[in-house]
RNA sequence: GGAGAUGUAUCGAAGUGGUCAUAACGAGAACGACUCGAAAUCGUUUGAGCGGUAAAACGCUCCGUGGGUUCGAAUCCCACCAUCUCCG
Numbered sequence: 001g002g003a004g005a006u007g008u009a010u011c012g013a014a015g016u017g018g019u020c021a022u023a024a025c026g027a028g029a030a031c032g033a034c035u036c037g038a039a040a041u042c043g044u045u046u047g048a049g050c051g052g053u054a055a056a057a058c059g060c061u062c063c064g065u066g067g068g069u070u071c072g073a074a075u076c077c078c079a080c081c082a083u084c085u086c087c088g
Stems, first nucleotide, its partner, number of pairs: 001087007010027003018071001028046006047062005064080005
């Protein structure tokens, strides 16, 4: 220098145009149950930002970043960024 793959919550990961992403599912974390106490096991909860409220409820936005196509985009197209692989 050329080609390809991947990018979704704290981490992994499903979803590949249409009932809100219920952000599923798993891990982790918090609290609880069990125990003399642990471990294991079981139960519940658990993304972020902005607005809103006494506190909540609630509303809007976010699928690497920025554009485009479409009635509708995480999903299709373009550019860029990051990581990985292959070729030279």
Transfer RNA from an Oscillospiraceae bacterium, 88 nucleotides, folded computationally. NCBI's taxonomy places the organism under Bacteria, Bacillota, Clostridia, Eubacteriales, Oscillospiraceae. Its Rfam family is "tRNA". It is annotated as a transfer RNA.